[in-house]
A computed fold for a 344-nucleotide part of an RNA from a Peptococcaceae bacterium, annotated as large-subunit ribosomal RNA, domain IV.
Lineage of the source: Bacteria > Bacillati > Bacillota > Eubacteriales > Peptococcaceae.
The coordinates come from a structure-prediction model, not an experiment, and the mean pLDDT is 87.
The full RNA is in RNAcentral, with records from ENA.

Context: one part of a larger RNA
RNA sequence: CCCUCGUUAAGGAACUCGGCAAAAUGACCCCGUAACUUCGGGAGAAGGGGUGCCUCAAUGCUGUGAAGUUGCUAGCCAGCGGAUCAGUAAGAGGCCGCAGUGAAAAGGUCCAAGCGACUGUUUACCAAAAACACAGGUCUCUGCUAAAGCGAAAGCUGAAGUAUAGGGGCUGACGCCUGCCCGGUGCUGGAAGGUUAAGGUAAGGGGUUAACGCUCCGAACCGAAGCCCCAGUAAACGGCGGCCGUAACUAUAACGGUCCUAAGGUAGCGAAAUUCCUUGUCGGGUAAGUUCCGACCCGCACGAAAGGCGUAACGACUUGGGCACUGUCUCAACGAGGGACUCG
Numbered sequence: 001c002c003c004u005c006g007u008u009a010a011g012g013a014a015c016u017c018g019g020c021a022a023a024a025u026g027a028c029c030c031c032g033u034a035a036c037u038u039c040g041g042g043a044g045a046a047g048g049g050g051u052g053c054c055u056c057a058a059u060g061c062u063g064u065g066a067a068g069u070u071g072c073u074a075g076c077c078a079g080c081g082g083a084u085c086a087g088u089a090a091g092a093g094g095c096c097g098c099a100g101u102g103a104a105a106a107g108g109u110c111c112a113a114g115c116g117a118c119u120g121u122u123u124a125c126c127a128a129a130a131a132c133a134c135a136g137g138u139c140u141c142u143g144c145u146a147a148a149g150c151g152a153a154a155g156c157u158g159a160a161g162u163a164u165a166g167g168g169g170c171u172g173a174c175g176c177c178u179g180c181c182c183g184g185u186g187c188u189g190g191a192a193g194g195u196u197a198a199g200g201u202a203a204g205g206g207g208u209u210a211a212c213g214c215u216c217c218g219a220a221c222c223g224a225a226g227c228c229c230c231a232g233u234a235a236a237c238g239g240c241g242g243c244c245g246u247a248a249c250u251a252u253a254a255c256g257g258u259c260c261u262a263a264g265g266u267a268g269c270g271a272a273a274u275u276c277c278u279u280g281u282c283g284g285g286u287a288a289g290u291u292c293c294g295a296c297c298c299g300c301a302c303g304a305a306a307g308g309c310g311u312a313a314c315g316a317c318u319u320g321g322g323c324a325c326u327g328u329c330u331c332a333a334c335g336a337g338g339g340a341c342u343c344g
Stems, first nucleotide, its partner, number of pairs: 001339008010330002014328001019325001027051005036041001038173001052095005060088004068080004072075001096100001108323007115315002120132002136171007148157003174310004179240003184237002186233005193228003199222002204217005241259005268302001269299001280296005
C1' cells in the first nucleotide's frame, strides 16, 4: 500500500452525475393513524408506549370435565356436581444491570411529479424498463369439406369446436370522452356506358394450282374479369390552411375582406419522455435552483383507439424535496484478520 471487517471527537450529504456505499429502522403486545379512494384500500400510514427475574391473593378468565349424587323412557341417557390438567391476561409489591425481543435472525420513512392500471414476461452471458403481455374496447374475415395455417400430395391443425365460435389488425384496467375530411390510396357494393385477351364470325386479299383444293394474312362485328366509371367506408392507409384590415390611450381583435382546400385541429392538454429560440416569463421551494413543482400560451414541431385527458392501488422504473441516520465528506485516525514485503 491492497482486500475484508470493527470503532471514532465536532459537524451531519458540506461528498457525488446521483445519499452510490454504509449507517439507521427491525420481533411481539397495546395505543394511535392523514390526504385521497374504484369504499376493497391507503395502513405496519405517520407517531408513541411496553417487554427480564422474584413474590402475592378467596387469585381472575377460558377450555377440559373425574369421583360422587338425583331422575327416568334404564341408556355409550339426562341433570347436579366440580376434582384434575392445560392455556391466558390484568393488577400490586419487590430485585439487579449501562442495557431485559440483554446474543442471532427480523421494514427506514414522508411529500410531490412523470410513465405504465394491476400480478406477470423479456435481450441464457453488459439493458428488467416507460419495452412485451394483460383483462377490457373496437374493426374485419369466416355458415362448416368455415376462414386461416402447415404440406408438390396424401393428410393434419383449426376442432372431435360451429358466429356467446374460430382467425387477423389496432387499442390496452377503470372514469369522462373519442370532433371534421371519402379529393388521393385501400377495401366493399354497383352495373348502363367506354376500353379489352384467347376465342367466335367474317368482307376482302396473298402463295400454289389446269382445276378441285391446300395454306397464310385479315377490316368490320360478337367476346370475361380487371381498369375507366358511379356510390359507400377513417377504432381503413391517411389529412386536418394563408394573407390583409378593424374597438374613443396604447395594445389586442369578438368583427370584416380575400385566396386556396376533400376538410382546415373540436374537447382536453400544453416550454410537455414533445419547446428550436430557452436557463421563455411569473410564482413556490433554497442564503444561492440550467433540475423540480404550480401557472401563462408565442404548440419551431400536442391532440383524440400509431387513442386524448384524468385516476385509487401497484413498481428492484425515472425525477425533485424533507425527516431520521451515518467516515459519503470536512479529514483523517486507530484496531482485527488476510495479502503484499523480508528471511527460511